[in-house]
This is a predicted structure of a 74-nucleotide RNA (transfer RNA) from Rotaria sp. Silwood1. The source organism's lineage runs through Eukaryota, Bilateria, Rotifera, Bdelloidea and Rotaria. Rfam family: tRNA. It is annotated as a transfer RNA. The RNAcentral record of the sequence draws on Rfam.

RNA sequence: GCUCGAGUAGCACAAUUGGUUAGUGUAUUGGUCUGAUAUACCAAAGGUUGUAAGUUCAAGUCUCAUCUCGAGUA
Numbered sequence: 001g002c003u004c005g006a007g008u009a010g011c012a013c014a015a016u017u018g019g020u021u022a023g024u025g026u027a028u029u030g031g032u033c034u035g036a037u038a039u040a041c042c043a044a045a046g047g048u049u050g051u052a053a054g055u056u057c058a059a060g061u062c063u064c065a066u067c068u069c070g071a072g073u074a
Base pairs, nucleotide, nucleotide: 001073002072003071004070005069006068007067010026011025012024013023019057028044029043030042031041032040050066051065053063054062
C1' cells in the first nucleotide's frame, strides 16, 4: 500500500438482515430492609451509536469519505 473486521452509557455487551421511547449486566447515587454493614429489592442519573455528509416517510443498521484499533497479505 491492498483486503477484511471492530468502534453504542465509566467498564463489558445487545438491538431478530431500516420501523414506532437505543436496552441488559456491572459500577455510581438515593430509598426500603438491618442494632450496624453486606446481600436482596425499588428507583434515579448517565448515549449527539468514533467523526462528517448522502439515500429514505423513517438510519445504530444502507451508501460515500475520514479517524482510531485489530487481523491477513506482498